[in-house]
Context: one part of a larger RNA
Order: sequence, then C1' cells, then structure tokens
RNA sequence: CGCAUCUGGUGGAUGCCUUGGCGGCAACAGGCGAUGAAAGACGUAGUAGCCUGCGAUAAGCCUCGGGGAGCUGGCAAACAAGCUUUGAUCCGAGGAUUUCUGAAUGGGGCAACCCACGGCUUCGGCCGUAUCCCGCAAGGGAAGCUAACGCAGGGAACUGAAACAUCUAAGUACCUGCAGGAAAAGAAAUCAACCGAGAUUCCCCUAGUAGUGGCGAGCGAACGGGGAGUAGCCCUUAAGUAUGUGAAACAUAGUGGAAUGGUCUGGAAAGGCCAGUCAUAGCGGGUGAUAGCCCCGUACACGAAAUGCCAAACAUAUGAAAUCGAGUAAGGCGAGGCACGUGAAACCUUGUCUGAAUAUGGGGGGACCAUCCUCCAAGGCUAAAUACUCGUUGCCGACCGAUAGUGAACCAGUACCGUGAGGGAAAGGCGAAAAGAACCCCUGUGAGGGGAGUGAAAUAGAACCUGAAACCGGAUGCGU
Repeated sequence: CGCAUCUGGUGGAUGCCUUGGCGGCAACAGGCGAUGAAAGACGUAGUAGCCUGCGAUAAGCCUCGGGGAGCUGGCAAACAAGCUUUGAUCCGAGGAUUUCUGAAUGGGGCAACCCACGGCUUCGGCCGUAUCCCGCAAGGGAAGCUAACGCAGGGAACUGAAACAUCUAAGUACCUGCAGGAAAAGAAAUCAACCGAGAUUCCCCUAGUAGUGGCGAGCGAACGGGGAGUAGCCCUUAAGUAUGUGAAACAUAGUGGAAUGGUCUGGAAAGGCCAGUCAUAGCGGGUGAUAGCCCCGUACACGAAAUGCCAAACAUAUGAAAUCGAGUAAGGCGAGGCACGUGAAACCUUGUCUGAAUAUGGGGGGACCAUCCUCCAAGGCUAAAUACUCGUUGCCGACCGAUAGUGAACCAGUACCGUGAGGGAAAGGCGAAAAGAACCCCUGUGAGGGGAGUGAAAUAGAACCUGAAACCGGAUGCGU
C1' cells in the first nucleotide's frame, strides 16, 4: 500500500409520520367604503423581543345569551400581582371606544409629518372648513379598494403559412370605462317553405357537413332534432324593481346521547386468551402498540335573549324614454360585423352625401324581378336554465407527503439581491411523559468528554426517530 471481515466518524438518502398544500362536491356568501374602506405606521401587558389581539376606555369596556371551574393569548418557562359559583376565563349576538397615515377630504407634504382659520367652551376641549353632480332650498349622491366571471370602447406581436405581404395567431394578450351576484340577451319588421314553428340563454347532435379560403395555412355555420329552464308585458300606465313591515324554517353559541371486565406478554394493552355487552351510534380522532363499549365524538333527539335571512300580503318610491317610434327606412361612396377575405353578396352597424311611405303602408324570404308566404323597424321592462370563486361551513379523494405538495407545513412574499420595476430562498420529526442528565472528575469558572442518575431505549442527549452511499479512520487476518 492492497484485499477481506469487524467496528467507528462524516453525511443526511431511505422508511414511517403530518400541523401544510392540491383538487373536488354540497350549502352559503358574492361585496367593503366620507357613519372614513382595503392596506399600513405607531402604540398597547408588571417583566426585553416577535407573532396574535386591541386602540390613549388600547391581549381590552358595556348589554344580552351560551357555558360551568378554573383563569390572566402564542413562542415560553419563571417570578410577581390579581380575577373567579355574587358565575370568572372561554364561545355567540348587539353596542361603545377606535391614535396617525391612507379615496384622505381645512392647506401643505419626501404616507404615518408640518402649518392653519372659523364657531362654541364648564377653558379640559369639542365641532366645522376638499372637489364634483342633482336640487330654488332643505338636503341627497359620487369618489377609493376588491380573486375570477360580464358588457362595452380601444387593440398588438411572436407564431403558423415549413420564406412572406392577403390570411393566421385573434378580436387573443394587454389598456380603459361601467356593472351585477351574476352579467349580457330577450317576447320576431324571426325562421320556415306552400307544411309549419313561435322570446332569450345554455348543453348534445346536425358537422368538421354546407360553405369560406394567396381555394394555401387555415377558418367554419345554419335549418332541423333532442334536452336544461320556461313568463310574459308596458307606453297618461303595467309587468317588474327597490325599500319598509314580515310567520315558520334556516344561519350565527350550544345540550342530551347506549354499551367491559378479567388474565398473559410487555416500559405501557387498545394486542393474545376467557367471559360479557350496545348498536337508528362499528364516520373519524385521541389515549404509553391495533379500543363500538376509556376520552372527544358519531346515529338520533333537542336548543336562541340578540342579529341576519325570508314566502304571501300590504305601504311607499321608482318604472318617465316617449305620444306606436323620421334626418328614420332605403340609396351612393368608404369601412366594420355576420363561418362568408368584394365575391353573384343578400342581412346587420354607420363615417360621409342624399333621403321615403304611413297599414289602401312597410320589412324579409342570400344579387335582382314577379307571384306567394311571413313579420311590423326606427320606444321600453323582464325571473329561470348559463359563467366565476377573494371568501365561510361541512364532507370527499386509486391527490402530494418535506428536492414532493402552494414560492411559503417552520414568524415567507420573510432573509437576501436590485437605484427601481422586480427577483426571491433555505429551513419539519428527542421521548409515552422533560422524567431535558442532581452530584463527581478532566478542562480555559471553556468547547468537548468520562462517571453517576432518568428512561423500555441515551449509538433516543437536545448538532436529538430511522440513519443508505460517496468520503475518512481504527482493529484483526492475508498478500506484497
């Protein structure tokens, strides 16, 4: 030095676990805000810091309910001082308080700061003072935030076409405005085809069909059929909408709730064995291993002073545009939308120029004309079926199990990086219980270790479950 065996160190894979995630189902909620929101700053406890809560009445104050023995939130123990059966802590409902910033609104400003004016005052202080809109006034309203879904106004490029310009991507991304719990659409100037249907919306088919298309890449209907859901109305007044009153039920705390013992192994029984027992309850979780009967629960049965929600009905307001639709229909030119790229291109919208008729009338039936059929534009309202989930509650998963699953299981949008927009981690596990190692020894009043002790176990000792490999030692044997 090599090989083998054994035994360690290092390291943190693997196994097991789950406080956290992911996806769904059902029900609810679908808004908050000048009565000052969302988001923050600074404070606030007897004791430093952070989180949580709260706001100078500051881990809290009041009232009404629930509940029934301990309590003074967590990391996080200890001490101190207190509260509590005259019912505390805790849970629910309603109130009070709610610094400063922030739409921020008295003016200013480099957010959490600076500086005012007026009125009142018990001299402590309190109230008012932004802008815009409606209104004669009194008075009322708006603003700002918010995950997706909606409608509208604007509106790309990469890309595809194997290049590229029409085309595509796509009316997508993105920007803006406005709204609702849904929105939008909506009761035929619709389709159909000589038979008929009868508002809108959504789904399945029709159908990748008919078409459209540098007839390339691609784009792509409708009629009709089957379903979901149905609801119709008004223009001197209604359907409806909003607000108020509003029973039961429901929501926001809760209550009752059956039935087991012995023995063996073991540190521990819920395991084995023996003998019982309940079940409208053998969902699930916990307890020193695997428990229907130990605990919390579960089936089932009950419960609200207060607030919310809420059918019918009633009341009030709104419905208000307009006088059955004229600078409209239609036409020319130019665009856009329709599956339809100008095409034979109807239909819809309209920038511009023209410009009717008035039911004895007018529109449509894919150039256009006739016949026939069908409907009545240029006024308005309308639930449901449909879309979505920032959020609440319950339940579920041939979803993940710490390099996975959210970026984040842990004080994470943190530490850290960047002038900034922005980027963005790592990091879980002792044990059933801290019983977290008194005391002694070595040592620097160290670090670390050796005894002793606890424990089932300490090679479970806090750098703590298991503890693989790479890598580094020790011992023994063999070889050289």

Notes:
Large-subunit ribosomal RNA, domain I from Nevskia sp., 480 nucleotides, folded computationally. The source organism's lineage runs through Bacteria, Pseudomonadota, Nevskiales, Nevskiaceae and Nevskia. Model confidence (mean pLDDT): 84 of 100. The RNAcentral record of the full RNA draws on ENA.